[in-house]
Parts: sequence; C1' cells; structure tokens
RNA sequence: CUCUUAUCCAGAGAAGGGAAGGGAACGGCCCGAUGAACCUUCGGCAACUAUUCUUUCAAUGUAAAGAAUCAAGGUGCCAAUUCCGGCGGGGAAACCCGGGAGAUGAGAG
Repeated sequence: CUCUUAUCCAGAGAAGGGAAGGGAACGGCCCGAUGAACCUUCGGCAACUAUUCUUUCAAUGUAAAGAAUCAAGGUGCCAAUUCCGGCGGGGAAACCCGGGAGAUGAGAG
C1' cells in the first nucleotide's frame, strides 16, 4: 500500500516544552495568543486482541448470538455523532434508511 471483516449517537486531560495552526481532503461550521500542530511526562477512557459461561442452528463449526470477568501486555482514543454535508431512496417538512469516503482493530497478501 491492497484485500476481507467488525465497530464508529457512549466514554475519557492535566503539566512542561513549542509558537500558528488544527478539526483527513473539498464545501460549511467550528476550535486556537485564556496558546493550534507536534514532542515529553503523568493521568484517564474503552474493551478490538484474553478467559469463562449460556443459548441457537440449512447443526457440532474454535459457527452465530448474548452475558460475565480481568485491565498486565499489543493497539486505539481523551472539543463538537466520524462536528455536519456531498451520492441514491422515502417524506410536505422535520427527519429517516442505505451508500460513498475516512478512522480504528483483527486477519490475509
């Protein structure tokens, strides 16, 4: 980098350094000198990766669904729903459903 698959309306920030950007891109709308990105330290959230149990079946498959426990390690995350939108469908509208793109985990190449 590509492919497969799951999740994305919950949750969780201080200090020091730094010095003007940041929220993927685009359009918006926001955040930022009461200090952005980034780095370091400490802290926190969550539970993908772990273990156990229950139930189910086009039936015995390390299958699917659900529940519980742990939080050490590997990641991830700690403004706003992935901040919102775009494409398709429904609707008078508010809005709803799906898709696309993106992010993250696990697996494969």
Molecule: SAM riboswitch aptamer (S box leader)
Organism: Bacillota bacterium